């Protein structure tokens, strides 16, 4: 800096936790959590390949840069729930103790 309401799980080992941390909620889990391994898959960030367009250079061919589209061998990442939800600020509405929704921020994740 970009993206984060889409998408994609089986088996083995393991044996009680897990959903980043804190608080509150809500979930998943002995019909087997975390973690590790194997295989499979998703996606298209990097990179490769193909196509198209624009720019730069050149007498021209070429070369090169950028953008878009496609593909999916390779490098990451990911495969419950919106990043599970809220916490801070502003706004709208309501059956106004309070609740619902919207926008932004913060924190986080991945590249």
């Nucleotide at each position: 800096c970009a993206u984060c309401u889409a998408g994609a799980g089986c088996g083995g080992u393991g044996g009680a936790g897990g959903g980043a941390a804190c608080u509150g909620g809500c979930c998943c889990u002995g019909a087997g959590a975390a973690a590790c391994c194997g295989c499979g898959g998703c996606a298209a960030c990097c990179g490769g390949c193909g196509g198209c367009g624009a720019g730069a250079c050149u007498a021209g061919c070429u070369u090169u840069u950028c953008g878009c589209c496609g593909u999916g061998a390779g490098g990451u990442g990911c495969c419950a729930a919106g990043u599970c939800c809220a916490g801070c600020a502003g706004g709208a509405c309501c059956c106004c103790a309070g609740g619902u929704c919207c926008u932004g921020g913060g924190a986080g994740a991945u590249g």
Molecule: SAM riboswitch aptamer (S box leader)
Organism: soil metagenome